[in-house]
RNA sequence: GUACGUCUUCAGGGCGGGGUGCAAUUCCCCACCGGCGGUAUGUGGCGAGGCCUCGCGGCUAGACCACGAGCCCGCGAGCGCCCGCGCCGGCAGCAUGCGCGGGGUCAGCAGAUCUGGUGAAACGCCAGAGCCGACGGUCACAGUCCGGAUGAGAGAAGAUGUGC
Numbered sequence: 001g002u003a004c005g006u007c008u009u010c011a012g013g014g015c016g017g018g019g020u021g022c023a024a025u026u027c028c029c030c031a032c033c034g035g036c037g038g039u040a041u042g043u044g045g046c047g048a049g050g051c052c053u054c055g056c057g058g059c060u061a062g063a064c065c066a067c068g069a070g071c072c073c074g075c076g077a078g079c080g081c082c083c084g085c086g087c088c089g090g091c092a093g094c095a096u097g098c099g100c101g102g103g104g105u106c107a108g109c110a111g112a113u114c115u116g117g118u119g120a121a122a123c124g125c126c127a128g129a130g131c132c133g134a135c136g137g138u139c140a141c142a143g144u145c146c147g148g149a150u151g152a153g154a155g156a157a158g159a160u161g162u163g164c
Base pairs, nucleotide, nucleotide: 001164002163003162004161005160006159007158008157009156010155016030017029018028019027031144032143033133034132035075036074037073038072042067043066044065045064049060050059051058052057070131071130078109079108081103082102083101084100085099086098087097113129114128115127116126117125135147136146137145
């Protein structure tokens, strides 16, 4: 350094103003937010080498390092689905419903981007205009409130063991 294992820690942001109304952070107008990995024509750093210089020094391709996409590719949580268990009529069973646990991928909900510019090349840069956002709850419909959740987790960092 690499492969595999074990452990530890970490791992999501956002309703402010106005309007209507009995009632809305849920509707309407303006506003605000963007998980993880990949991709890279951007930004910054470094700069062996190269170029310039008598020299001090200056510039710099590629590589390298850091950062860099909500809507390009993939993943995660949630719901649904499937399986199991528990609870729910006076009792038993079934159904249904609710709760808990497990499974897991295709096939689900499942998401959303264009136009112009630059350029050899842009879905990613620049400019502009758009669009998207689980489930349950609620005096009234929620990306932003409350709840499951002091949860789970894509993964990140570190420690350690073994093999090469």